[in-house]
Context: one part of a larger RNA
């Protein structure tokens, strides 16, 4: 000089954008942060509508009916491995960058083939029981896309090449014919969405290998599943990944081991560069989730807001026993030099179920506080000499503050008021024509047209009206480095200070005023890097 997530100190008008626990991986009160799906299932707590019964106050009351919309709580799917947060642990194939083969892969996408027929049970419910509560015990009834055969099957799997073995779920529209006023039913056709099995892609994950990734030799020798081999298990896969045997083997001043220090990187910062520091926010990857271990279930976790074990630490308790996990959003306490809001909306972009409308979403979009950064704008302009008064300084003439004011003459950006008013909304969802599907002018798919609606922000941005200079300057420095000087105080005292160094009676250096110099809604100081 440049920069900072800054801090503190004096000041302080608006606006746009951005950033805000860097320290105790310290304790957490609260509320909310993962659901959904009745178009998978048996049903009916609750609501609302019907319909029938009794009583009447003739439009209320009570009661039964799952009949409809809907739908608590349970079966059953899918999602809770995503997104959202921290950087404690890791010096390591963890991260970077280039490669590889012995792998898996739910939704998604293209093709191929199938999707016949059957069975017993468990929740809920009902009855009884135990428990202060979590909760949990027995009997007994029922559905399925839940759960177990039988059939058949391929490019699947295994094989000793003979062969053997291996799925599957339905649910919801139309269409016709029957019967009735109609609603509905069965069987047939026929759509969609789902269900199996393969084959391949697309993402996504695992797994190995080359180089590259701090500091110390006042760390010099580490290693026994330690190096490799054979066989076997194990995984989805390779392999000491494990286990039996066998052999002595690997690593190492090109620094092993060992201490100690750190999440890598793209970037950021600074520099002319080459290189130094750093890795806040915004992207990709690793780990981690009260500590420490373990699995279960799944396509995928050894799983933040699941389970089980141990530990610490709250809390409830009828002492028998039980919950709980903010490093998510806010927010408390604590620690500190220091860091917001227990707001708003799902409108918009995503995410997760749903056939769909839809419901969730502290992702997310806002708003709301901080001069905490950047960037703009604005606190007026123009005239005006009687060089006013007032301050200061004077050689007593005067000089200086200073065209500054006052006064005159405009202007009205921002803030304030008064009216308007975009964009961000694309969609579904209704009606409709045109085409595909099909026995069909139904249903359903596309592509078009018309309609009707859907903003948290938001008193939005813009734009106007109104008044009227009106409601908006300060900080720090003036001995030299370094731009700006002079007077009064003080008297090696009080003080100042980045370095030189000022001050012991004339101080341009302490402290006040006058003026001047910078820079400006910010100005200095600390603090930290180059």
């Nucleotide at each position: 000089g440049a920069u900072u997530g800054a801090a503190c100190g004096c000041u302080g008008g608006c606006g746009g954008c951005a950033u805000g626990c860097c320290u105790a991986a310290c304790a957490c009160a609260u509320g909310c942060a993962a659901g959904u799906c009745g178009a998978a299932c048996g049903g009916u707590a609750a609501c609302a509508g019907g319909u029938c019964u009794a009583g009447c106050u003739u439009g209320c009351u009570a009661g039964a009916c799952g009949c409809u919309g809907a739908c608590g709580a349970g079966u059953g799917g899918c999602g809770g491995a995503c997104g959202g947060g921290u950087g404690a642990g890791u010096a390591a194939c963890a991260c970077g960058u280039g490669g590889g083969a012995a792998u898996c892969u739910g939704c998604c996408c293209u093709g191929c083939a199938g999707c016949u027929g059957g069975g017993g049970a468990c929740a809920a419910c009902u009855c009884g029981g135990g428990g202060a509560a979590a909760c949990u015990c027995g009997a007994g009834c029922u559905a399925a896309u839940a759960c177990c055969g039988a059939a058949u099957a391929c490019g699947c799997u295994c094989u000793a090449c003979g062969g053997a073995g291996g799925a599957a779920a339905g649910a919801c529209g139309g269409c016709c014919u029957c019967u009735u006023c109609u609603u509905g039913a069965a069987a047939g056709c026929u759509g969609u969405c789902a269900c199996u099995g393969c084959a391949g892609g697309a993402u996504g994950a695992g797994c190995c290998c080359g180089c590259g990734u701090c500091u110390g030799a006042u760390u010099a020798g580490c290693u026994a599943g330690u190096u490799g081999g054979u066989a076997a298990g194990g995984u989805a896969a390779u392999g000491g990944c494990u286990u039996a045997c066998c052999a002595a083997g690997g690593c190492g001043a090109c620094g092993a081991u060992c201490a100690g220090u750190a999440g890598c990187u793209g970037g950021u910062c600074u520099g002319a560069g080459a290189g130094g520091a750093u890795g806040a926010u915004c992207a990709g990857c690793c780990a981690c989730a009260c500590u420490g271990g373990g699995a279960c279930u799944g396509a995928g976790a050894c799983a933040c807001g699941g389970c089980c074990c141990a530990g610490a630490c709250u809390c409830c308790u009828a002492c028998g026993g039980g919950a709980g996990g903010c490093a998510g959003c806010a927010g408390u306490g604590g620690g500190g030099a220091a860091u917001a809001u227990u707001g708003g909306a799902c409108a918009a972009u995503g995410g997760g179920c749903g056939a769909a409308a839809g419901c969730c979403u502290g992702a997310u979009c806002c708003a709301g506080c901080a001069a905490u950064g950047c960037c703009g704008c604005g606190u007026g302009u123009g005239u005006g000499a009687a060089g006013a008064a007032g301050g200061c300084c004077u050689g007593c003439g005067g000089g200086u503050u200073g065209u500054a004011a006052a006064g005159c003459a405009c202007u009205u950006u921002c803030a304030a008021u008064u009216g308007g008013g975009a964009a961000g909304a694309a969609a579904a969802g209704c009606u409709u024509a045109g085409g595909g599907u099909u026995a069909a002018u139904a249903c359903c798919c596309c592509u078009g047209a018309g309609u009707c609606u859907u903003g948290a922000c938001g008193g939005u941005a813009c734009c106007u009206u109104u008044a009227g200079a009106a409601g908006a300057a300060g900080c720090a420095c003036c001995g030299g480095c370094u731009a700006a000087u002079u007077c009064c105080g003080u008297g090696c005292c009080a003080g100042c200070a980045g370095c030189c160094g000022c001050g012991g009676u004339a101080a341009u250096a302490c402290g006040g005023a006058a003026g001047g110099u910078g820079c400006a809604a910010g100005c200095g100081u600390u603090a930290a890097u180059c």
A computed fold for a 530-nucleotide part of an RNA from an uncultured Gammaproteobacteria bacterium, annotated as small-subunit ribosomal RNA, 5' domain. RNAcentral holds the full RNA, with entries from ENA, Greengenes and SILVA. The coordinates come from a structure-prediction model, not an experiment, and the mean pLDDT is 85.